């Protein structure tokens, strides 16, 4: 100076953290759906280094060579099959092999380098072959043999050389010519340059469930060998290298520059390009050469194609096209050498599938376009709606306006410096034409931007994560509409990112996963004060290098941009050099404060071994003594008359050590407790002394290590797995009870784990206190001992800062730091499989995966729950009375029946409930008969007044036929109203859904609770207030209180009944006067009464008790006393409580009917079962008579007096009386007298018959009531349940509502009128605190294992098949080397003979493929078998969560099953 970091779903009733899952960015050589306009510039087989038709991709040179051929103007000029040179080692392609000096970096020393560039020389004179021809030949071919000739810049000698080698004498080595006469070549030789070749530091993936590997291995000095250096290689010599800082082994992989991501460090990657490297059908090997062990050269051996005459040959597309396979998936058998570049040539030029370019493909990036502008009657269409309208929408028609693109025409580049353009008549440029040719794709529950209608109905289906769907889906199809990108849009698959979820930057480890059980100690790691020196680490200059592209800048060129081209900038690394000298490392010297030793005290259940002790149990033995002991929740198994328990003596084992005793002591942990000795180890304190960082940690490694368990010898009293028996229970392999084997004890050894826990490694230092205990010590305090301060070490408690997700920790750190070491990474599978190592077994130790899930999980919060705990209340239990339940009848409900017995209600909170009253109607139910704009409403049209008599069918409803009647208002047009018809909108459903609703009501519960504002504490869910101490019916007061107030409940205000007062006296009343047969009438309003207003009760007073409070408790006065009795009133809210059948209502369904009219039937059925009543079972009663006293009510389609008839119901008749006046209307139990005499009765009424009465169209199914006659069952009710606490249970009657009748029910209303309550332990419902909690749908939760079934992925397993790796032995191509006493042989030597030398052959060594034989590692299948995971509604239990009903957990043994 530049850059520069984003979250969010999702666990719970909420709530914090831990943790994971998924999401949103960006990216690709992609694929796939569905869609496609145009151009640039880029890419394009990631899979089968699998097989490959055809065509091409590497040739050139006649200015090295001879000969063959054409053509010719005869001068020449051309074309090449072979010899020859020079290139096929470069360009291109692929990545299989390679964990390696291959590759990156950065150094280097013992090499070579064709062509090229500079210099210096030089190019001289000779010789002999072979190809080509040419002739016989073999051969299907491919090719190839013998003879003969022959050039050359092909091949050989010889000369000569500055060079090389040698001390040196001296050795050793070279060349080619061609042509257009000007130049190309040839050859030695010194540099350069390029290229290669080789060595080293350092960097380069995973596994240790690969821990030991190595014999040419590791060194040496010599020999080969090689361009070189070197076990390269070879003999001998020596015993070495490597490795936990991971040798070796196995697994994967071409490396980089880059490149995508990412704030960065890091991750992840190696397509295009660019640099290396390695391969060329597989596996081996050399030859040529300047260079290959050679992609389109050779040899050979294996597989595979091909051709063939069966004798034998031929090939390698991982060049560029292009098949054909494999795959989700990757292009044209294209033009050109015009440009760049290469090969060869002196040159012209040829050759180039490298390269330029085109062409297919949205594959990527980048760019333009699909039109601008006006334009409301906001058109029609479609959507959608509350039917007003909204929306699609200025969007469309239209009008105008413009030509980017398109057509069509014309001109037309640059890219080339002479000549030469494949692209290409292309880019570009003018002109005409016309809005004309071009939008789609995903998504709209929430994350995440965008809503509605219809189908569907846990189906179809969506989904990334959470989760959508079971009849109103914003989540599935679909239409509308909207959002977002936009020629693409979506999916998938990958990769980084968010993810601080592997943390260097940058995390943890008490309870979420995680501190080894515990110490010793190596290696490493970290270390104390001070000097002096060094300069490795550290810092700083500076040089070299880090190719180029690429990627930042800052320009330029294509119309912009992608793209490309300039310049530039670094940061980091290595390497070399210069200098600093704090710090850290080294090395020397010192120092005492860390750590040690020594001296003196001193506390301990420290540890080993030895002995000794006393109490308890059990067991012998004997003595007393008698029926029981024992043992439990209650029992029983068990012991005991063959004498137990019990007691007394004495004996005998063996285990453990009462009291002290103590969150006290000791030890490292595990652990350690009677007493005395002996051996033994650490610690503390307190003093100087002396050593002079000796120290802290501590990965392998050693040791200790509770209990159970295991070997082996003992011992065995008590307990006491297994095992057996009893009980307990559905079962009881248990829990409780009697027995009891192992075993706990000892000695030797093994295991080596535990919830070995403080769930807190170890050591150091710092960071208020305060108050216990323990062990030493000092002290100014004592004579001393306490007591008191203070120092050190130990062990608790509370607590400040501070941490911390909270709980909590807090000088003994979970606080601030610093060293080492362990260990974690989401739940299950699994601390399992597999290996491997120890272990006598048991088993420990190390320790995965494939599958599955989206949570598992920690703290704390509020509820709920508890066979937790506390307190407190209620006819809750107890104390009492009366009942149900048994009988008979009513009713009502299940069930059954039934054409139909309509429907709902269903523990408490349904069952005399809806229904305050089903003969018909009610009705909804069943059967038959009718009607379809309808029994009901509203509109239109047309025609009648309405209406009504009568008569046929008919069960009626209704149908035909008939008689009577012309109404009301008018502004004279008509209009109300009712009837008939007609068409269509509608109408109508008691059809469904009470789990779509209102309203309504039940229920806890008239329980005492339910919230809220401000403050305050808590990160927060939330708490506080409202808890706490009394106290109440009471969250009702009072007190205390980080709370203060408040609201809704609680009381109170409302109405009844008691008292009294006043006001008014009719229909009420009558105490005084008068009078009746009667308050019947005169008069009165004092009493009663009646209905208005008041007053009266408030713990006011007085005494205790209580905190000077609230308040109890007791008393007094009063008509009432401590809410005066009783209704009315019913908090936040439970319970998908109940009702769509009271009403209303959304949605669905029915419309000649699920609608609506009628007649008849049903709801009244009837083997049963239960619920609520009545009336009874008798004498405290029943029957007859006689007599007495109530309250509240109703009454005109009514109450109904009196009289009359009837044995009565009841009938006639007919006064009052719309009611304090008249009626209903006699109240009844009681009293009184009289029978009855304990019996199925003079009890008690069911059932029956028969005569009757009354309502009503109608009393058969199916009313009510009267008389007379009949006279069932029952003699007080089993388990079990129910109301009642005072004018109340109990009992008596009365009246009303519904109602034509119909009352044992319901609902008032008076009458007579008790008993009991100690108490709260215990049943059942609450309230409040406090506890546990794996519960929150809240214990009717919640969960656990087997077993059955279905799929899944895995381990084991007799085998069985395949890869790969090494190593043994066997046979062994080609090659290279080497050996050779056989062949064969031009150039040199030699007069010759021969010889050097060279080629065959042939042998030896090595070796590739094959073969055999065992082995290691790793796949796949395997009959059967483990377990394991998943899976709406499957058996059995009930193991865990609450004291889970035996507290639960962790170590270990021991057990299970079938017959």
């Nucleotide at each position: 100076c530049g850059a520069u970091u984003a979250g969010a779903g999702u666990u719970u009733g909420a709530u914090c953290c831990u943790g994971g899952c998924u999401c949103a960015g960006g990216a690709u050589g992609a694929a796939c759906g569905c869609u496609g306009g145009c151009g640039g510039u880029a890419u394009g087989c990631u899979u089968a280094a699998c097989a490959c038709a055809u065509g091409c991709a590497a040739g050139u040179c006649g200015a090295a060579c001879g000969g063959a051929c054409u053509c010719u103007u005869c001068g020449g000029a051309g074309u090449u099959a072979g010899u020859g040179g020079c290139g096929g080692a470069c360009g291109g392609g692929u990545g299989a092999g390679u964990a390696a000096c291959g590759c990156g970096u950065g150094a280097g020393a013992a090499u070579c380098u064709g062509c090229c560039u500079a210099c210096a020389g030089a190019u001289u004179g000779g010789g002999g072959a072979c190809a080509a021809c040419a002739u016989c030949g073999g051969g299907a071919a491919a090719c190839u043999g013998a003879u003969g000739c022959u050039a050359a810049u092909a091949c050989c000698g010889a000369a000569u050389g500055u060079g090389c080698c040698g001390a040196g004498a001296g050795g050793u080595a070279a060349a080619a010519g061609a042509u257009u006469u000007a130049u190309c070549g040839u050859c030695u030789g010194u540099a350069g340059a390029u290229g290669a070749g080789c060595u080293c530091g350092c960097g380069u993936c995973u596994g240790a469930u690969u821990a030991g590997c190595u014999a040419g291995u590791u060194g040496g000095g010599g020999a080969g060998g090689u361009a070189a250096u070197g076990g390269c290689u070879c003999a001998c010599c020596a015993a070495g290298g490597c490795a936990a800082c991971g040798a070796u082994c196995a697994g994967u992989a071409a490396c980089u520059g880059g490149u995508c991501u990412g704030a960065g460090a890091g991750g992840a990657u190696g397509a295009c390009c660019a640099g290396u490297c390695a391969c060329a059908c597989u596996g081996g090997g050399a030859c040529u050469g300047a260079g290959a062990c050679a992609c389109g050269g050779c040899c050979c051996a294996g597989a595979c194609u091909c051709c063939u005459a069966c004798g034998g040959g031929a090939g390698g597309c991982a060049g560029c096209a292009g098949u054909g396979g494999g795959g989700a998936a990757u292009u044209u058998u294209c033009c050109g050498c015009a440009a760049u570049g290469g090969g060869c040539g002196c040159a012209a030029g040829c050759c180039u599938g490298a390269c330029g370019g085109a062409g297919c493909a949205a594959u990527a990036c980048c760019g333009c376009g699909u039109g601008c502008g006006g334009g409301a009657g906001g058109a029609a269409g479609c959507u959608u709606u509350u039917u007003g309208g909204a929306g699609u929408g200025u969007a469309a028609a239209c009008c105008g306006c413009u030509u980017u693109u398109c057509u069509c025409a014309a001109g037309g580049a640059a890219g080339a410096u002479g000549a030469u353009g494949a692209c290409g008549g292309u880019a570009c440029u003018u002109g005409a034409g016309g809005a004309a040719u071009c939008a789609g794709c995903a998504u709209c529950g929430g994350c995440u931007a965008a809503c509605u209608u219809c189908g569907u109905g846990c189906c179809a289906g969506c989904a990334g994560c959470c989760g959508c769907g079971g009849u109103a889906a914003u989540a599935c199809g679909a239409g509308g509409g909207a959002u977002g990108c936009a020629a693409g849009c979506g999916u998938u698959a990958u990769c980084c990112g968010g993810a601080a979820u592997u943390a260097u930057u940058g995390g943890g480890c008490g309870u979420a996963a995680a501190g080894c059980g515990u110490u010793c100690g190596u290696a490493g790691g970290u270390g104390g004060c001070u000097a002096a020196u060094u300069a490795a680490g550290u810092c700083u200059g500076u040089u070299g290098u880090u190719a180029a592209a690429a990627c930042g800048u800052g320009g330029a060129g294509c119309u912009u941009a992608a793209c490309u081209c300039c310049a530039u900038a670094u940061c980091g690394g290595c390497a070399a050099u210069g200098g600093a000298a704090a710090c850290u490392g080294g090395u020397u010297g010192g120092c005492u404060a860390g750590a040690g030793u020594a001296u003196g005290g001193u506390a301990g259940g420290g540890g080993u071994a030895a002995c000794a002790g006393g109490a308890a149990u059990u067991c012998c033995a004997a003595g007393u003594g008698u029926a029981g002991c024992g043992g439990u929740g209650a029992a029983a198994u068990g012991c005991g008359u063959a004498g137990a328990u019990a007691u007394u003596u004495g004996g005998a084992a063996g285990a453990a050590c009462a009291c002290c005793a103590g969150c006290g002591g000791c030890g490292a942990a595990a652990g350690c407790g009677u007493g005395u000795u002996a051996c033994u180890g650490g610690g503390c304190c307190a003093u100087u002394a002396c050593u002079g960082a000796c120290a802290c940690u501590g990965a392998g490694g050693g040791a200790c290590g509770a209990a159970a368990g295991c070997u082996a010898g003992g011992g065995g009293a008590g307990c006491g797995a297994a095992a057996g028996g009893g009980a307990u229970u559905a079962g009881a392999u248990a829990c409780c009870c009697c027995u009891g084997u192992a075993g706990u004890c000892c000695u030797a050894g093994c295991c080596g784990u535990a919830a070995a826990c403080g769930a807190u490694g170890a050591g150091a230092a710092c960071u208020a206190g305060g108050u216990g205990u323990u062990g030493c010590g000092c002290g100014u305090a004592u004579c001393g001992a306490c007591c008191c301060g203070c120092g050190c070490g130990g062990u608790g408690c509370c607590g400040u800062a501070g941490c911390c997700a909270a709980c909590g920790c807090g000088u003994u750190a979970a606080g601030u730091u610093c060293u080492c070491c362990g260990c974690c990474u989401g739940g299950g599978g699994a601390g399992u499989a597999c290996g491997c190592a120890c272990g006598c077994a048991a088993g420990u130790g190390u320790g995965a995966a494939a599958c599955u899930c989206a949570a598992a999980g920690g703290a704390a919060u509020u509820g709920a729950c508890g066979g937790g705990g506390g307190c407190c209340c209620g006819c809750a239990c107890a104390a009492g009375c009366g009942g149900u339940g048994g009988a008979g009848u009513a009713u009502g409900u299940g069930g059954u029946u039934u054409a139909a017995u309509u429907c709902g209600a269903u523990g408490c909170a349904a069952c005399g409930c809806g229904a305050a009253g089903a003969a018909c109607c009610u009705u909804a139910c069943c059967a038959g008969g009718g009607u379809u704009u309808g029994a009901c409403a509203u509109c239109c049209u047309c025609g009648g007044a309405a209406c009504u008599u009568u008569c046929u069918g008919g069960a009626a409803a209704c149908a035909g036929a008939u008689u009577g009647g012309u109404g009301c208002c008018u502004u004279c047009g008509g209009g109300a109203a009712c009837c008939g018809a007609g068409a269509g909108a509608c109408a109508g459903g008691u059809g469904g859904u009470g789990c779509a609703u209102g309203g309504c009501u039940g229920u806890c519960g008239u329980c005492a609770g339910c919230u809220c504002g401000u403050g305050u504490c808590g990160u927060g869910a939330g708490a506080u207030g409202u808890u706490g101490g009394g106290u109440u019916a009471a969250g009702u007061c009072c007190c205390g209180c980080a709370a203060c107030g408040a609201g809704c409940g609680c009381a109170a205000c409302c109405c009844a009944c008691g008292u009294u007062u006043u006001u008014a006296g009719u229909u009420g009343c009558c105490a005084u006067c008068a009078u009746u047969c009667a308050g019947u009438u005169g008069g009165g309003c004092a009493c009663u009464c009646u209905a208005g207003a008041g007053a009266g009760a408030c713990u006011g007073c007085c005494g205790g008790u209580g905190a000077c409070a609230a308040a109890c408790c007791g008393g007094a006065g009063g008509a009432a006393g401590g809410u005066g009795u009783g209704g009315a009133u019913g908090a936040c809210g439970u319970c998908a409580a109940g009702u769509c059948a009271g009403c209303a209502u959304g949605c669905c369904c029915c419309u000649u009917a699920c609608a609506u009219c009628c007649u008849g039937g049903g709801c009244u059925a009837c083997a049963c079962a239960c619920g609520u009543a009545c009336u009874a079972c008798a004498a405290u009663g029943c029957u007859a008579c006689g007599g007495a006293c109530a309250a509240a009510g109703g009454g005109c389609a009514g109450c109904g007096a009196g009289c009359c008839a009837g044995c009565a119901a009841u009938g006639g008749u007919c006064g009052g009386c719309a009611a304090a006046u008249c009626c209903c209307a006699u109240a009844a139990a009681c009293c009184g007298u009289a029978g009855c005499u304990c019996a199925g009765u003079u009890c008690a009424g069911a059932u029956u018959g028969c005569a009757g009465g009354c309502u009503g169209c109608a009393a058969c199914u199916c009313g009510c009531c009267u008389g007379c006659a009949u006279g069932a069952a029952g003699g007080c009710g089993g388990a079990a349940u129910c109301g009642c606490u005072a004018g109340u249970a109990a009992u008596c009657g009365c009246a009303g509502g519904u109602c034509a009748g119909c009352a044992u029910a319901c609902u008032g209303c008076g009458g007579u009128g008790a008993a009991u309550a100690c108490g709260u332990u215990c049943c059942c419902g609450g309230g409040c605190c406090u506890u546990g909690u794996a519960c929150a749908c809240a214990c009717c939760g919640c969960c656990c294992g087997u077993c059955a079934c279905a799929c899944c992925a895995u381990g084991g397993a007799a085998g069985u098949u395949g890869g790969u790796c090494a190593c043994g032995c066997c046979c062994g191509a080609a090659a290279u080397g080497g050996u050779u006493a056989c062949c064969c042989u031009a150039a040199c030597c030699g007069c010759a003979a021969g010889g050097a030398g060279g080629g065959g052959g042939a042998c030896c060594c090595c070796u590739a493929a094959g073969g055999c034989a065992g082995g290691g590692c790793u796949g796949a299948u395997g009959a059967c078998u483990g377990g394991g995971g998943u899976g709406a509604a499957g058996u059995c239990g009930u193991a865990a969560c609450a004291a889970g009903g035996u507290a639960g957990c962790c170590g270990u043994a021991g057990a299970a099953u079938c017959g």